[in-house]
Context: one part of a larger RNA
RNA sequence: UGACGGGGGCCCGCACAAGCGAUGGAGCAUGUGGUUAAUUUGUAUGCAACGCGAAGAACCUAACCUACUCCUGACAUCCCGAGAACAUUCCAGAGAUGGAUGGGUGCCUUCGGGAACUCUGAGACAGGUGCUGCAUGGCUGUCGUCUGCUCGUGUUGUGAAAUGCUGGGUCAAGUCCCGCAACGAGCGCAACCCUUAUCCUUUGUAGCCAGCGAUUCGGUCGGGAACUCAAAGGAGACUGCCGGUGAUAAACCGGAGGAAGGUGGGGAGGACGUCAAGUCAUCAUGGCCCUUCCGAGUAGGGCUACACACGUGCUACAAUGGCGUAUACAGAGGGAAGCGAUAGUGCGAGCCGGAGCGAAUCUAACUAAGUACGUCUAAGUCCGGCUUGGAGUAGGCAACUCGACUCCAUGAAGUCGGAAUCGAUAGUAAUCGCAAAUCAGAAUGUUGCGGCGAAUACGUUCCUGGGCC
Numbered sequence: 001u002g003a004c005g006g007g008g009g010c011c012c013g014c015a016c017a018a019g020c021g022a023u024g025g026a027g028c029a030u031g032u033g034g035u036u037a038a039u040u041u042g043u044a045u046g047c048a049a050c051g052c053g054a055a056g057a058a059c060c061u062a063a064c065c066u067a068c069u070c071c072u073g074a075c076a077u078c079c080c081g082a083g084a085a086c087a088u089u090c091c092a093g094a095g096a097u098g099g100a101u102g103g104g105u106g107c108c109u110u111c112g113g114g115a116a117c118u119c120u121g122a123g124a125c126a127g128g129u130g131c132u133g134c135a136u137g138g139c140u141g142u143c144g145u146c147u148g149c150u151c152g153u154g155u156u157g158u159g160a161a162a163u164g165c166u167g168g169g170u171c172a173a174g175u176c177c178c179g180c181a182a183c184g185a186g187c188g189c190a191a192c193c194c195u196u197a198u199c200c201u202u203u204g205u206a207g208c209c210a211g212c213g214a215u216u217c218g219g220u221c222g223g224g225a226a227c228u229c230a231a232a233g234g235a236g237a238c239u240g241c242c243g244g245u246g247a248u249a250a251a252c253c254g255g256a257g258g259a260a261g262g263u264g265g266g267g268a269g270g271a272c273g274u275c276a277a278g279u280c281a282u283c284a285u286g287g288c289c290c291u292u293c294c295g296a297g298u299a300g301g302g303c304u305a306c307a308c309a310c311g312u313g314c315u316a317c318a319a320u321g322g323c324g325u326a327u328a329c330a331g332a333g334g335g336a337a338g339c340g341a342u343a344g345u346g347c348g349a350g351c352c353g354g355a356g357c358g359a360a361u362c363u364a365a366c367u368a369a370g371u372a373c374g375u376c377u378a379a380g381u382c383c384g385g386c387u388u389g390g391a392g393u394a395g396g397c398a399a400c401u402c403g404a405c406u407c408c409a410u411g412a413a414g415u416c417g418g419a420a421u422c423g424a425u426a427g428u429a430a431u432c433g434c435a436a437a438u439c440a441g442a443a444u445g446u447u448g449c450g451g452c453g454a455a456u457a458c459g460u461u462c463c464u465g466g467g468c469c
Base pairs, nucleotide, nucleotide: 008469009468010467011466012465013464015460016459020423021422022421023420026315027314028313029312030311031310032309033308034306035305064301065300066299067298068297069296070295073125077124078123079121081119082118083117086103089100090099091098092097107114108113127290128289130288131287132286136284137283138279139278140277141275143273148187149186150185151184152183153182154163155162156161167178168177169176193267194266195265196264198235199234200233201232202231203230204229208224209223212222213221214220238261241255242254243253244252245251317417321376322375323374324373325372326371327370334363335362338357339356344351345350383414388409389408390407391406392405393404431451432450433449434448435447436446
C1' cells in the first nucleotide's frame, strides 16, 4: 500500500422481509455423472459445467469402434510424359474399388505450342477434430452496468507512499454543490444511437372508409384523402413553472399543465483489472509428435446402452375442472427445388388437384385461454395419460438398431410433494396460444410475438453479494 476479520460507522441490490408462483415426491423429455461396452468420439465441472458449444446424431454430419482398402495421397503448388474434357454398357464386390467395352475431338495459336481438365511417374511436400488454452492471438464468461480505476504538475514525508479521490450535504452514479495544498486531465457514469408511448407536416398503394352513390352485402365497385396504418421529416420533457424543505448551494418533497415527470419504459453499450477462468474441436498460431499412418476412402455399428445418482423442463394429480356443441378478439415473423386457397376425398395423420403469390394484394392461418348452453358429481373417476398390441400417413436411397405424426384398443404412476432450494416489483409474475431460426424428416429446447392479467414491499434487525470511510 493492499487483502482479510464471527471489528465499528454509512449505503445499495428480489439480499432478507411481505405477497405470488414453482423445483425437490410421480410419469415422461433432455443434459450430466456413474456403470457397461469392440465403440458407447471429444469439450464444458461451485456461483460463472449439466435443454452448455449442438439454430436440430437414421446415412451424411463425425472426430469413436469393427471390417475391407489407398500411399505424392481426399485437398495445394512445382517438373517430365501421355491424352481434350466428358461419357455409354457389361462383369466381380457390402461398397470404396478393380477389370473389360465402345462413343467423342472442342477453345486460342506466330502452327513450335498454350489455357482448362484427366491419367502415369519422380520427389520437394500435402494431411492430422493428434498434445500443450500453464507458450499464444482472437473471441467469450465472471465480479458487475458494480461506480469505480488512473495520470500530469505542485505540495508533504529520509523513504515505501500520501494528497488530489478524504470531509459536510446530495444523487441511480467519483452525479452535482460547498469546503479544503492542491490545481487540472483521462478511462468509466450520463448524453449522443435503436425501439416504444403523444401530436404535427408530407406521401397515399397492395393499406384505410367518415360522408355520397351502386351492390352479388364482401371496402366488393364508383369514388374519397377525413380516420387507421405505413414510412420520411419535425415538435415534445428541460426540475422548464408554482409552493415548501435545505446552507442563500446542489438537491429533495408536493402540485400544476401535459400523451408522458423527474435517467418516462425497454434495448444496445461492460472502465482499470480478477479468476495461469473457458476455447489449440470455429478460426489463426509457436513448440512437440505421426508420415504405407495419429493421414485418406468405403460399408456396417456406435454417439440413442442402463441396477443407479443429480441438474433443467413438459404433463398431471382435477369441478377456478374434464368432455360436447355454438361463437368472439391478436401481434410478430416466414414462403419459389417454396407457401399452397376454393372444390373433391378419408374418422384422422393426409391424399387428389392446382387458383393466387418473390407477397401491406396470395398463402400457411381456424389463435387459445374467453363467452353461451348442455353433461359429468368427488370416484383413481367421463381426472391423468405412461406403457403395450394392431392398422396406417408424410418426408427420405433407407425409419431394425434409431425418428415424427394419425386411428382403434390398452389405461401405469400420480390425490399437491420431507429437509432444502429457485424466480420475479407492473403490462411484471402467473396463465393462454402463435411464429421463426436450424431443418428432407425429426422440440416438452431456444429465440421472438401478442391475448388475459394479479398480490406485496412495514422496513433494513438478520442471511447473502457489493461499495465508501